[in-house]
RNA sequence: AGAAUUUGAUCCUGGUUCAGGAUGAACGCUGGCGGUGUGCCUUAGGCAUGCAAGUCGAGCGCUCCGCCGCAAGGCGGAGAGCGGCGAACGGGUGAGUAACGCGUAGGAAUCUACCUCGUGGAGGAGGAUAGCUCGCCGAAAGGCGGGGUAAUACUCCGUAAUGUCCGAUGUUGAAUCGGACCAAAGGGCGUAACUGCCCACCAUGAGAGGAGCCUGCGUCCUAUCAGCUUGUUGGCGGGGUAAAUGCCCACCAAGGCGACGACGGGUAGCUGGACUGAGAGGUCGGACAGCCACAAGGGGACUGAGACACGGCCCCUACACCUACGGGUGGCAGCAACUAGGAAUAUUGCACAAUGGACGAAAGUCUGAUGCAGCGACACCGCGUGGAGGAUGAAGGUUUUCGGAUCGUAAACUCCUUUAGUCCCGCAUAAUGCGGGAAAAAUAAACUUCUGCUAACUACGUGCCAGAAGCAUCGGUAAUACGUGGGAAGUAAGCGUUAUCCGGAUUUAUUGGGCGUAAAGAGUUCCGUAGGCGGAUUGUCACAUCUUGUUUCAAAGUCUUGGGCUUAACCCAAGGAAGGGGCAAGAGAUGGGCAAGCUAGAGUUAAAUCGGGGAUGUUGGAAUUCAUGGUGGAGCAGUGAAAUGCGUUGAUAUCAUGAAGAACACCAAGGGCGAAGGCGAACAUCUAGGUUUUAUCUGACGCUGAGGGACGAAAGCUAGGGGAGCGAAAGGGAUUAGAGACCCCUGUAGUCCUAGCCGUAAACGAUGCCUGCUAGCUGGUCUGUCCGGCAUUUGUCGGAUGGGGUGGCGUAAGCUAACGCGUUAAGCAGGCCGCCUGGGAAGUACGGCCGCAAGGUUGAAACUUAAAGGAAUUGACGGGGACCUACACAACCAGUGGAGCAUGUGGUUUAAUUCGAUACGAAGCGAAAGACCUUACCCGGGUUUGACAUGCUACCGUUUUAGUCCUGCAGAAACGUGGGACGAUCCGCAAGGAAGGUAGCACAGCUGCUGCAUGGCUGUCGUCAGCUCUAGGCGUGAGCUGUAGGCUUAAGUGCCUCAUAGAGCGCAACCCCUGUUGGGUGUUAAAUAUUCACCCGAGACUGCCCAAGUCUAACUUGGGAGGAAGGAGGGGACGACGUCAAGUCAGCAUGGCGCUUAUGUCCGGGGCCACACACAUCCUACAAUGGCGAAAAACAACGAGUUUAGCAAGACGGUAACGUUAAGCAAAUCUCUGAAAUUUCGUCUCAGUUCGGAUUGAGGGCUGCAACUCGCCCUCAUGAAGCCGGAAUUGGUAGUAAUCGCGGAUCAGCAGGCCGCGGUGAAUACGUUCUUAGGUCUUGUACACACUGCCCGUCAAAUCAACAAAGUCGGGAAAACCUGAAGAUCCGCUUAGCGGAUUGAAGGUUGGCUCGGCGAUGGGGGUUAAGUCGUAACAAGGUAGCCGUUCUGGAAGGAGCGGCUG
Repeated sequence: AGAAUUUGAUCCUGGUUCAGGAUGAACGCUGGCGGUGUGCCUUAGGCAUGCAAGUCGAGCGCUCCGCCGCAAGGCGGAGAGCGGCGAACGGGUGAGUAACGCGUAGGAAUCUACCUCGUGGAGGAGGAUAGCUCGCCGAAAGGCGGGGUAAUACUCCGUAAUGUCCGAUGUUGAAUCGGACCAAAGGGCGUAACUGCCCACCAUGAGAGGAGCCUGCGUCCUAUCAGCUUGUUGGCGGGGUAAAUGCCCACCAAGGCGACGACGGGUAGCUGGACUGAGAGGUCGGACAGCCACAAGGGGACUGAGACACGGCCCCUACACCUACGGGUGGCAGCAACUAGGAAUAUUGCACAAUGGACGAAAGUCUGAUGCAGCGACACCGCGUGGAGGAUGAAGGUUUUCGGAUCGUAAACUCCUUUAGUCCCGCAUAAUGCGGGAAAAAUAAACUUCUGCUAACUACGUGCCAGAAGCAUCGGUAAUACGUGGGAAGUAAGCGUUAUCCGGAUUUAUUGGGCGUAAAGAGUUCCGUAGGCGGAUUGUCACAUCUUGUUUCAAAGUCUUGGGCUUAACCCAAGGAAGGGGCAAGAGAUGGGCAAGCUAGAGUUAAAUCGGGGAUGUUGGAAUUCAUGGUGGAGCAGUGAAAUGCGUUGAUAUCAUGAAGAACACCAAGGGCGAAGGCGAACAUCUAGGUUUUAUCUGACGCUGAGGGACGAAAGCUAGGGGAGCGAAAGGGAUUAGAGACCCCUGUAGUCCUAGCCGUAAACGAUGCCUGCUAGCUGGUCUGUCCGGCAUUUGUCGGAUGGGGUGGCGUAAGCUAACGCGUUAAGCAGGCCGCCUGGGAAGUACGGCCGCAAGGUUGAAACUUAAAGGAAUUGACGGGGACCUACACAACCAGUGGAGCAUGUGGUUUAAUUCGAUACGAAGCGAAAGACCUUACCCGGGUUUGACAUGCUACCGUUUUAGUCCUGCAGAAACGUGGGACGAUCCGCAAGGAAGGUAGCACAGCUGCUGCAUGGCUGUCGUCAGCUCUAGGCGUGAGCUGUAGGCUUAAGUGCCUCAUAGAGCGCAACCCCUGUUGGGUGUUAAAUAUUCACCCGAGACUGCCCAAGUCUAACUUGGGAGGAAGGAGGGGACGACGUCAAGUCAGCAUGGCGCUUAUGUCCGGGGCCACACACAUCCUACAAUGGCGAAAAACAACGAGUUUAGCAAGACGGUAACGUUAAGCAAAUCUCUGAAAUUUCGUCUCAGUUCGGAUUGAGGGCUGCAACUCGCCCUCAUGAAGCCGGAAUUGGUAGUAAUCGCGGAUCAGCAGGCCGCGGUGAAUACGUUCUUAGGUCUUGUACACACUGCCCGUCAAAUCAACAAAGUCGGGAAAACCUGAAGAUCCGCUUAGCGGAUUGAAGGUUGGCUCGGCGAUGGGGGUUAAGUCGUAACAAGGUAGCCGUUCUGGAAGGAGCGGCUG
């Protein structure tokens, strides 16, 4: 000191969360020792038992006991009682209390036992009483009566002032004099006795300490608490108190408090201080210390120096205990302990040794105060669990790329040391303890974390499951985020979690924030109250302020220094600063008060002028509608198109006349006026205001302005008018899936006027008012001065220069998150007010106030959520715009879609119909060829180191084996099982090894899964013109510029301009084919020339000329020359950055997973060829531009072809397919191969035909082990649908479409498919409005998974919290009345007392107030992957949206009126 989190990315605003510190803590896991602290935060709930306040025989009498003594008596102890002192301290708790309770600083009208210091005294007398004894009552507690006794108990007399009271003199007070009144107690020591000494006693004065009272200031939240108060405020006179006072009483007056927050409600003991924080602050008040309050709840007094008394008394209440039922007893918020409650908090300990207290002359007694100990890691501090060496880097674990790496010098092992613990000895203490010694590395480590924030990574398991999580988030088969292991990081006798407080948070902002668009300027000013602030001069005061001195703010604590425990925590000593309060003296600037004067602020008066400023009245014309009459005769009106509607009872149209109401065209302009809302015909009257100019007067009179008052669009309300047009609602017609809308036809409230309410708007410049300061340019408007022109009657036009208001631009500066603002500030400053503090719930609920109502105003919470939001950027998108391209459309040609068949696909079926592809970009696709094989599928049968590869081990290895051949059995075959023959190789002398075989082990194998783990390859946008980089520049940044603009191109092709200068991948070119030509070469009989084939070249570049376009250039257009070819000549190959998790694990390769006598492999058979159906792509047709026949005639090109058996001429046979035979050719030689359309002739004559050929029957041919499922061909016969094809849709711009045939790959055989080849050979393009696709620029955006986007509301379901609610239950504070204890006061009487009155706690009754719980039901709200209905918003969101208001509708919403531009 910061970090994570809104976005595709950015900046900002803004919240949420984290890292730190702390605690009287609790919980989880773990736990060696010591020191010092600390420990019921909850029920101020209840409490068994023990202890916590006694002491004095030197105040007094008595009883009992012990010792000594013969006794008298002496000494000692115990006990209750009288008496004295104490018990008001010490200890506990925090319920109450918002208060003179506390803190701080003062004050005057007081008291004070014990203590200290003074002065003066202490003489005499008396009557009782407890204890004791006797009797009585009672269960007990206890009580009553008789008798007798003592005192430092009590009473009386005497004495007395510097005491108290009264009087006099005197006085500011003091002082002096006189009168009256008030006291006492003895005890001890000592002495022969007195004197004496000590302790007590009385009066009085002073002190110290303590206590009571009064006052200033400070002391939480709430205004959804705004008025409160009758002993209340004051006075006079009494009473009362230690003491002032309404403290109490009688009388008199009517005051007192309050927005500077009274009164009420809630919460709370206050402080020194503690925690945190840089500080200012915020939070807290446990321990320690000071004060206060309380002692089961409430009231009261007594005693006393002191109490209204924790371990005293009286009374009431609640609770508990004892009881003989008559009556009694009790109070742990003292120390322990128990119980209850709770997440949770200790021993029924020891001692008065120390400190302190009570009593006592003292010894001493008492002391749960206190000192110690016990329990608890509750906190802080300290120590330890070993130290040094030690690499075969052991074993083992984990992991691995199988080499290793890591745990790890860690261990083992060697040496050393001994804190704590154990044992032994000594010393001290009330007790715990303290010191010395011995042996042994022995007896001692956990917890949390490891995706980022945040230090620390891997393996396995799991598979949106289980789970994690503080936030962001992680988990859907390769999880560093879950669980486990290994390793690592952090802390350490602790570590984590939870809770709470401060911090970070400048996120309430005094220090130290904001308000144009993010939350936030009230709708507006005026009159303006309180308050805040205020021009300039002089004097004065000294309130603020400042200076100096002094006093105080207890101790402890904090800070500094030093010291004591071995250190530290802890403890002790000394010291200081800052700051707060008081007092005194001083200063006189500034603020303030007072006084006086000033004119720059502000205002007054005079002159001029301005304007839709306001109100009232009068008048006007145009238009509209209606009425009457005329003309006229079929439509009008309305729309995208229509219909409803009006019209032959005469509309619309047109003319005339009349009536009515509302609004005022042109002028009219971001022009004017007004505080805002707002204001528009003309004139008149009344009235308010601004500005300018020059003077005058007043003399700070000013600014702002909480509350308050006034005004305040539209809609709406009340009452009365008015009502032409428009027009919510309503009705009808359309549109539509629906249409409660948009469109149309009607139309009521309303709109208008008068009077009164309402009080809100996107009431906006989303910008409060006032004042001052800080470059400009330009335009209207009002006005002053000067100059000029024209008219001159006021005038008008232009220019310059002032003032006021109103606009635009936009830099210098500055500000801003940016957009933007910028002398009319959102700049720089000052004054005052209002408002904001994440989103939603919500401008809602409740309460108050206002309103006739609608509603307005003020205005929360629970709950929920990690975002919501602003500006700008890049994309994408738009039923936004501009420009451009393409067989995209248009134009033309031929098709598809209808029929039959072929092929593929879906679907269905099946044992199987293997798998993949499946919008364009799957579907004659993988497959350039499924009868077996292929083959992956199904059924059945075999086989298991395997059909195939490598390695190891054992055996065999002369006859043998490997291999070759013949042959038998079973079987469908694979396979199994026999017989026989031939017969080995290499190295080495040999042993042996290699090769091979058999058996075994490693392993092979898999068309099994994942194309969403991948490589490679491919499709597509798209042969579209784009995609980027370096340096520079701009911007806070994402990004921009370059790549934009103008022109041009097929092209980011080129030219010009430009904060850009260049470059790369693409384009083009380089490559291939083809067209022309030169040269060369060439053969398969030879030659020639052409053709031909091959090789090397040339050629085309807008190069040349003319004209036009453009400022120029690039370029384009038209024409020309030349040329085979002219503007890229034609075609191909070539595919940028990237997109689609596009396709392919079944072509291949490959990670991971799965199978391993099977998901491998072999064989036979079947299937991939099924068939109600749907789709895609072809073929053949429907015919005469044709079919058939014949004979004849003609013209190709690309290709292919044999020793693994090819192409095959010719001849012969067969109707033919084909067969037989066979020349030639490994090919410019031979063969396939005499191409077809075409031409000629004949026939058919418009028909389901001499069209068409499907289907089927019969007979053949070929290939092949094998054509049944399931091949092709031939012949004969059969002769289906079909007569040009609905919606829709495809290809093609020239050697193209169309049409005709030929060849090839695959291949034993099989081509309607595919790939090539040539023959014949068109039509059309005006053009870019529309459709599709694409490119560039621009615009809007709430989209970024990017429009197949986003998103709103009702309804349905679940759940949550709050609100209302008939009522019901409980609490609180008072009030009125009834009853009324103890006590107090007063009165009376027959006075140890009794009676009465007043007051008085508690209790009861009553009606209200207030707070809360529950509550059928009701209305809304929030939340919840995949429900229903629509599509309101975001793009012109398909009717621009939004605001206010009214009506209306399943719902979003719609419509009317007014407003805003966001």